[in-house]
Molecule: c-di-GMP-I-GGC riboswitch aptamer
Organism: Desulfobulbaceae bacterium
RNA sequence: CGUGAUAAAGUCAAACCUGUCGUGAGGCAGGGACGGAAAGCUACGGGUCUGAAAAGAUAGCCGAGUUGCCUUAG
Numbered sequence: 001c002g003u004g005a006u007a008a009a010g011u012c013a014a015a016c017c018u019g020u021c022g023u024g025a026g027g028c029a030g031g032g033a034c035g036g037a038a039a040g041c042u043a044c045g046g047g048u049c050u051g052a053a054a055a056g057a058u059a060g061c062c063g064a065g066u067u068g069c070c071u072u073a074g
Base pairs, nucleotide, nucleotide: 001074004070011036012035016031017030018029019028020027021026034060040066041065042064044063045062046061047058048057049056050055
């Protein structure tokens, strides 16, 4: 450089439960692990969801941008 391993170190944490905030989708905190190689960050494009609308939610739906740990084979 490359690859993302039936490996190792570290890391995040779905469902569910509790508390709390929100009309809601959902957010946050604690417990908990189904999973993840960006499941870090950004709603820029598409999707989905909430809402009467205005406007929102989702980065663990996909793409894109950006930053980044470790690393077998080669």